[in-house]
Context: one part of a larger RNA
RNA sequence: GCCGGGGAGUUGAGCUGCGUCGCCGCAAGGUUAAGUGCUUCAGGCACGGAGCCGAAGGGAAACCGAGUGUUAACAGCGCGACAAGGUGGCGCGGUUCAGACGCGAAGCCAAGGUGAUCUAUCCAUGGCCAGGAUGAAGCGACUGUAAAAGGUCGUGGAGGUCCGAACGCACCAAUGAUGCAAAAUUGGGCGAUGAGCUGUGGAUAGGAGUAAAAGUCUAAUCAAACCUGGAGAUAUCUCGUUCUCUCCGAAAUAGCUUUUGGGCUAGCCUCCUGUGAUCGGCGGCGGGGGUAGAGCACUGAAUCGAUUAGGGGGACAUCCCGUCUACCCAUUCGAAUCAAACUCCGAAUACCGUCGCCUCAACAGCAGGGGAGUCAGACUGCGGGGGAUAAGCUCCGUGGUCAAGAGGGAAACAACCCAGAUCGUCAGCUAAGGCCCCCAAAAUGCGCUAAGUGCAUCUAAGGAUGUGGAGACGCUAAGACAGCCAGGAUGUUGGCUUAGAAGGAGCCAUCAUUUAAAAAGUGGGUAACACCUUACUGGUCGAGCUUCUCUGCGCCGAAAAUGACCGGGGCUUAAGCGCAUUGCCGACGCUACGGAUUUCGCCCCCUUCGGGGGGUGGGGUGGUAGGAGAGCGCUGUAUGCAGGGUUGAAGGUGUACCGUAAGGAGCGCUGGACCGCAUACAGGUGAGAAUCCCGGC
Numbered sequence: 001g002c003c004g005g006g007g008a009g010u011u012g013a014g015c016u017g018c019g020u021c022g023c024c025g026c027a028a029g030g031u032u033a034a035g036u037g038c039u040u041c042a043g044g045c046a047c048g049g050a051g052c053c054g055a056a057g058g059g060a061a062a063c064c065g066a067g068u069g070u071u072a073a074c075a076g077c078g079c080g081a082c083a084a085g086g087u088g089g090c091g092c093g094g095u096u097c098a099g100a101c102g103c104g105a106a107g108c109c110a111a112g113g114u115g116a117u118c119u120a121u122c123c124a125u126g127g128c129c130a131g132g133a134u135g136a137a138g139c140g141a142c143u144g145u146a147a148a149a150g151g152u153c154g155u156g157g158a159g160g161u162c163c164g165a166a167c168g169c170a171c172c173a174a175u176g177a178u179g180c181a182a183a184a185u186u187g188g189g190c191g192a193u194g195a196g197c198u199g200u201g202g203a204u205a206g207g208a209g210u211a212a213a214a215g216u217c218u219a220a221u222c223a224a225a226c227c228u229g230g231a232g233a234u235a236u237c238u239c240g241u242u243c244u245c246u247c248c249g250a251a252a253u254a255g256c257u258u259u260u261g262g263g264c265u266a267g268c269c270u271c272c273u274g275u276g277a278u279c280g281g282c283g284g285c286g287g288g289g290g291u292a293g294a295g296c297a298c299u300g301a302a303u304c305g306a307u308u309a310g311g312g313g314g315a316c317a318u319c320c321c322g323u324c325u326a327c328c329c330a331u332u333c334g335a336a337u338c339a340a341a342c343u344c345c346g347a348a349u350a351c352c353g354u355c356g357c358c359u360c361a362a363c364a365g366c367a368g369g370g371g372a373g374u375c376a377g378a379c380u381g382c383g384g385g386g387g388a389u390a391a392g393c394u395c396c397g398u399g400g401u402c403a404a405g406a407g408g409g410a411a412a413c414a415a416c417c418c419a420g421a422u423c424g425u426c427a428g429c430u431a432a433g434g435c436c437c438c439c440a441a442a443a444u445g446c447g448c449u450a451a452g453u454g455c456a457u458c459u460a461a462g463g464a465u466g467u468g469g470a471g472a473c474g475c476u477a478a479g480a481c482a483g484c485c486a487g488g489a490u491g492u493u494g495g496c497u498u499a500g501a502a503g504g505a506g507c508c509a510u511c512a513u514u515u516a517a518a519a520a521g522u523g524g525g526u527a528a529c530a531c532c533u534u535a536c537u538g539g540u541c542g543a544g545c546u547u548c549u550c551u552g553c554g555c556c557g558a559a560a561a562u563g564a565c566c567g568g569g570g571c572u573u574a575a576g577c578g579c580a581u582u583g584c585c586g587a588c589g590c591u592a593c594g595g596a597u598u599u600c601g602c603c604c605c606c607u608u609c610g611g612g613g614g615g616u617g618g619g620g621u622g623g624u625a626g627g628a629g630a631g632c633g634c635u636g637u638a639u640g641c642a643g644g645g646u647u648g649a650a651g652g653u654g655u656a657c658c659g660u661a662a663g664g665a666g667c668g669c670u671g672g673a674c675c676g677c678a679u680a681c682a683g684g685u686g687a688g689a690a691u692c693c694c695g696g697c
Base pairs, nucleotide, nucleotide: 001697002696003695004694005693006692011098012097013096014095015094016093017092018091019090020089024088025087026086029053030052031051035047036046037045038044039042057064058063067079068078069077070076101240102239104237108230109229111228112227113226114225120204121203122202123201124200125199126198127197128196129194131163132162133161134159138155139154140153141152142151143150167191168190169189171188172187173186174185175184206222208218209217243631244630245629246628247627248626253266254265255264256263257262267374268373269371270370271369272368273367274366275365278364280358281357282356283355284354285353286352287351293345294343295342299339300338301337303335304334305333306332310328311327313325314324315323316322377402378401379400380399381398382397383396384395385394386393407418408417409416422595423594424593425592427591428590429589433585434584435583436569437568438567442582443581444580445579446578447577448576454571455570462556463555466553467552468551469550470549471548472547474545475544483540484539485538486537487536489513490512491511494508495507496506519534523532524531596621597620598619599618600617601616602615603614604613605612606611632686634683635682636681637680638679639678640677641676643674651670652669653668654667655666657664658663
């Protein structure tokens, strides 16, 4: 991992609701409990009336009673009576107490035990430490001294001394990491006469021991060992929870609590009963409002100009008073603005009331009761707060979708677009979206784009004789624009400055003449001149030209990591962009035909009057949590009826049959002795998941 088997809402008691008088009982009553007796020994029969519920309520109570309480009292007021049948079983839903659907902790115990063969410390008794080095005290000799001290040599053999095996340790590295090994191997390292190492025997233990102290060690276990017990501890947590079909179908919000995990109540779902348009939509009428927008009348913000108290500076004047001025600035005036916490104004919607119409019963609303689940939501459009007018961000409001929704489209893609899957059909029509090929379906017309722009979607400031459209002022046959040919002069080298300054370093001025025209000079150039050139003029040429505005589509601006993205091929148009026309394709949508089921109306039949069956017409039939209903299968018991033992039961296996499904027959083979159907009852009743348990491979 696979296969087979096992594996989770049970049981008892109490409460509560529904069902059941037909196929349970009795009924103004119903019922027994413990206990006892009997028998055919089991949901048996009989006795047992204690108790409980009901038939009467009111009051705190005494108490009274169809009334009673309140009160001094009431004709008032409150709760009752004057109307409706309870009770005991049985079944089902829910709940409470119990382990209470199953498995799962870490842990707790003032419970009882087992451990010091590991390890810690201690006690008793034994054992072990190759070899080498150093050379303390003491002693001796010599020397030395007044005597000592001291010195030298020798002897001697001390030491938690030195080097280094055994032995012990474990500092470094590598290897090892399903290892040789649940701590090792290899190479180095440290101690190695000591607080040394070690054998054997013994002592101390669980809130206790032991500890040269690390919360270390106490049998691969230690911030409280292990075993058993309390015990099915508790788990607001995780996981799992087994057959089918039918009807309906949520929530992820609010309030309270809160340890922000969660819980309770309401809301939203479902079932039953009752009520019967009360709901909803549209329209009319009537309401309140202060949002969007707008505005500046208030409150503030903010710009320019004017005005002018006040203030600072300066000038003038000066004994004082003062005058002027380009600064600041309250106020006032004019102009143009801004505001969630501004408003002289002010919608659309929304909301409330009312009337009418529609839906008008397969539906909605409301009320009472049984059962829930939900309380982490997500994205998206619109309106906002937070953030950075960031986020697949966060928090609200309001729609949608997903959640719990399949199908078609968007290449792929919960939340986008289209559209809500009862089943069948090798029939038809459409939606979104598409119609060159992949790939179902297309053609036509008019423009634009030349950038592969583009072919789903997103850059900007800025830049440019890209190109299409619309327009404006000018110039132009008295010849424009561009090119070409020619001229472009004189006073004069203007004056100043300067070494120089001659159109042309700089400063000032910028006149006049000859002219068709020509600057006291547009640019280059020279040391300064020279030289080239421009403005300006003529000629040549012969028709449009210069500049600007608005606008369509393009260009540059434009950088990311494998080569590389329009889904791809590919496309310059039959395929990109814009417009127009007519077709077609395209879904589980719609239609057609047939079937199933549910519900409502009508008709018929049966009925124990609860209901059941048939026909017909209409409306429905996606679905998680969850509610409601109807069934299938397994095991056993009772009753009835069948089957089987060689003419072959169950089980196994194969199979083309039946049923909407769970499932069920028939037949063949196998197998070799039990078993089926109907009705009723009872349950250790259905397996794919729980890192489930056991077994096999």